[in-house]
RNA sequence: UAAGGGGAAGUAUAAUGGAAGUACAGAGAAUUUUGAUUUCUCAGGUAUAGGUUCAAGUCCUAUUUCUUUAA
Numbered sequence: 001u002a003a004g005g006g007g008a009a010g011u012a013u014a015a016u017g018g019a020a021g022u023a024c025a026g027a028g029a030a031u032u033u034u035g036a037u038u039u040c041u042c043a044g045g046u047a048u049a050g051g052u053u054c055a056a057g058u059c060c061u062a063u064u065u066c067u068u069u070a071a
Stems, first nucleotide, its partner, number of pairs: 001070007010024004018054001026042005047063005
C1' cells in the first nucleotide's frame, strides 16, 4: 500500500429485515448456626455518521479501530 474478516451488557457468545437472548460476573431476597451450594428477582446493549425500508444488530456508503493475508 492492496485485499479479506471482525467491533453487541463488565467478560464470552447467539439472533431468516419483524419483541435484542444465553452463560459467567454484579446487586437484592429466600434457604443455611455462619460460609459455601441451591432457588427466585433485578440492573446493565448492537463502534461512529448517513442512506434504503412501514420496520435495520442484519442491507448500502463513508469514517474509526482491531486482526489476517500478500507485497
Background: The RNA shown here (transfer RNA) has 71 nucleotides and comes from Mantella baroni. Taxonomically the source falls in Mantella (Eukaryota, Deuterostomia, Tetrapoda, Anura). It matches the Rfam family "tRNA". Rfam's curators write: Transfer RNA (tRNA) molecules are approximately 80 nucleotides in length.